[in-house]
Context: one part of a larger RNA
Molecule: large-subunit ribosomal RNA, domain I
Organism: uncultured bacterium AD106-G5
RNA sequence: GGCGCAUGACGGAUGCCUUGGCACUGGCAGGCGAUGAAGGACGUGAUAAGCUGCGAUAAGCGUCGGGGAGUGGCAAAUACACUUUGAUCCGGCGAUUUCCGAAUGGGGCAACCCAGCCCGUUUUAUACGGGUUACCGUGCACUGAAUACAUAGGUGCACGGGGCGAAACCCGGGGAAGUGAAACAUCUCAGUACCCGGAGGAGUAGAAAUCAAUCGAGAUUCCGCAAGUAGUGGCGAACGAACGCGGAACAGCCUAAACCGGUCAGUUUACUGGCCGGGGUUGCGGGACCUUAACAUGGUAUUGUCGAUGGUUAGCUGAACGCUCUGGAAAGGGCGACCAUAGCAGGUGACAGUCCUGUAAGCGAAAACCUGAAGCAGCCUAUAGGUAUCCCAAGUAGGGCCGCACACGUGAAACGUGGUCUGAAUCUGGGGGGCCCACCCUCCAAGGCUAAAUACUCGCCAGUGACCGAUAGUGAACCAGUACCGUGAGGGAAAGGUGAAAAGAACCCCGGGAGGGGAGUGAAAUAGAACCUGAAAUCAUGCGUCU
Repeated sequence: GGCGCAUGACGGAUGCCUUGGCACUGGCAGGCGAUGAAGGACGUGAUAAGCUGCGAUAAGCGUCGGGGAGUGGCAAAUACACUUUGAUCCGGCGAUUUCCGAAUGGGGCAACCCAGCCCGUUUUAUACGGGUUACCGUGCACUGAAUACAUAGGUGCACGGGGCGAAACCCGGGGAAGUGAAACAUCUCAGUACCCGGAGGAGUAGAAAUCAAUCGAGAUUCCGCAAGUAGUGGCGAACGAACGCGGAACAGCCUAAACCGGUCAGUUUACUGGCCGGGGUUGCGGGACCUUAACAUGGUAUUGUCGAUGGUUAGCUGAACGCUCUGGAAAGGGCGACCAUAGCAGGUGACAGUCCUGUAAGCGAAAACCUGAAGCAGCCUAUAGGUAUCCCAAGUAGGGCCGCACACGUGAAACGUGGUCUGAAUCUGGGGGGCCCACCCUCCAAGGCUAAAUACUCGCCAGUGACCGAUAGUGAACCAGUACCGUGAGGGAAAGGUGAAAAGAACCCCGGGAGGGGAGUGAAAUAGAACCUGAAAUCAUGCGUCU
């Protein structure tokens, strides 16, 4: 020096564990905000750096309930307090709630600076305290130019808006490219990503100018099929219906007009127009109008009142086991019992139906909130006949040109829709049935509203897992969006485990300390805080062996 063995050191793999995650199911909730939000800054404790709570009333104040023995958060310690005259704690409702932040008196480099007006204390001033003063929209009132009436404008008052949130879901306005086409331009990706606006617990859509096919159906939405079919397509890549059928859920209504009445205005004195009320709402055409019949019946999603019932936010009751052995410890072994509408689960010194918390089952609210039944009010609701006249949504339908959207790329291209130029008809009317024409069938545009079935999950409650188990699972099991990096947008970690219980090692010795040796605790200290287990690389020491 090599190899081997042993003992230790270093190291932190592995095993076991789980307070944290992940995915989902059912239910709840689906908003907060000028009565100042979300989110922060700064304060606040006897001692107080951080976290948590709270706000100058500052780990808290009042009150109403629950609860019943200890309590002053994490978090020890000392001091001082509170508490059966019911504390701490849990829940409901209140009070307080600095400064910044939409931030809103003005300004500003957020958490700061500086004001006006009114009121109060003091004594005039100063100072302090309280209130108020942004902008936009709508309505009303007053005022009021050029310019006579008027209008613009101004002022005041009242009401509303603003911002945030889940990176989700929905609707609308804009709107790519990488890519695919094995290149690429039409095409595709895709009306996707992204930006903007808006709304709600859902949103959109919605009561046929729809389909169908000579039979008929009867608003919308969503799901399964039809069907990767018919089609579209440099007929390439690719895109891709509908009819019809089966389900989920079901709900239908209100205006405009004709006509009548009232009122106001204009005024060519007979009309026109505005507003209000009645009337009316349809496609086997309907209504007005004239005649007739009725004053009942039925409905109610909207409005008001009433609030039954149930639920949410604290809780309560809740069965049944002993002895013995091993052991540090019994829940384990042995023996003998018991309960069960409860043998889910967690804890307890090893594995507990009968020890604890619970579980099955049953019960409970002063207060607030949700649900809103029945009732009442309100509102809506009908017949038959007649037909001369009137009405039935206009810069609309339709047409030309150019686009878009429809599965449909201009095609024979309908239907829908925008810009532009044009431009009808009123039931003997008008639209559609995929160029167009006829017959036939079908439906009534140019006004509006409408639950449910559907989509989503920041959050709350309960539960589930052939999901993870600390290099996994969230980035984050731990004071993590932290430390740290970056001018910034932004990027972004590592880090869990003594023991049943701190019983966390009094005292002595070596040492400056660190550390160690005794002693003591403990079942164990090679469980000693650098703490469960403690692999490997690596190091040290001892022994063996080879040279």